RNA sequence: GCAGGUGUGGUGUAGCGGUAACAUGUUUCCUUCCCAAGGAAGAGAUCGAGGGUUCGAAUCCCUUCACCUGCUCCA
Numbered sequence: 001g002c003a004g005g006u007g008u009g010g011u012g013u014a015g016c017g018g019u020a021a022c023a024u025g026u027u028u029c030c031u032u033c034c035c036a037a038g039g040a041a042g043a044g045a046u047c048g049a050g051g052g053u054u055c056g057a058a059u060c061c062c063u064u065c066a067c068c069u070g071c072u073c074c075a
Base pairs, nucleotide, nucleotide: 001071002070003069004068005067006066007065010024011023012022013021018055026042027041028040029039030038048064049063050062051061052060
């Protein structure tokens, strides 16, 4: 330099154009003498960034950033 992949709540993942879900963690309550376990309810991500297409974009297109993999060139 070229090609490909990944980026989504605190963490790990799902979501193949139509209200962003699950697990775990976290907060409150119930259960208990207390803890753990269990049960109920809640908060938390405008999806790496910018732009475009569309009635509508995490999803399609372009640019860009970070990380990972492969190939190539030079010293």
This is a predicted structure of a 75-nucleotide RNA (transfer RNA) from Candidatus Kuenenbacteria bacterium HGW-Kuenenbacteria-1. The prediction has a mean pLDDT of 82. The RNAcentral record of the sequence draws on ENA. Rfam family: tRNA. By type it is a transfer RNA. From the family's description: Transfer RNA (tRNA) molecules are approximately 80 nucleotides in length.